[in-house]
Molecule: transfer RNA
Organism: Synergistaceae bacterium
RNA sequence: CGGGACGUGGCGCAGCCUGGCUAGCGCAUCUGCAUGGGGUGCAGGGGGUCGGAGGUUCGAAUCCUCUCGUCCCGA
Numbered sequence: 001c002g003g004g005a006c007g008u009g010g011c012g013c014a015g016c017c018u019g020g021c022u023a024g025c026g027c028a029u030c031u032g033c034a035u036g037g038g039g040u041g042c043a044g045g046g047g048g049u050c051g052g053a054g055g056u057u058c059g060a061a062u063c064c065u066c067u068c069g070u071c072c073c074g075a
Stems, first nucleotide, its partner, number of pairs: 001074007010027004020058001029045006051067005
């Protein structure tokens, strides 16, 4: 320098290709109930606006451009 993969709650991921319910799941966390207590189980709650910026569109996590970070390949 060229090419590619990944980036989404505290952690791990799905969703992206085919734009549209208000962005979901597991773990963790908080509250309540059950238990004498713990563990465990059940019920419920909080927490992200999708790495960043711009563009297209009625509408963008999703499409386009630029850019940042990590990793891989090539030179």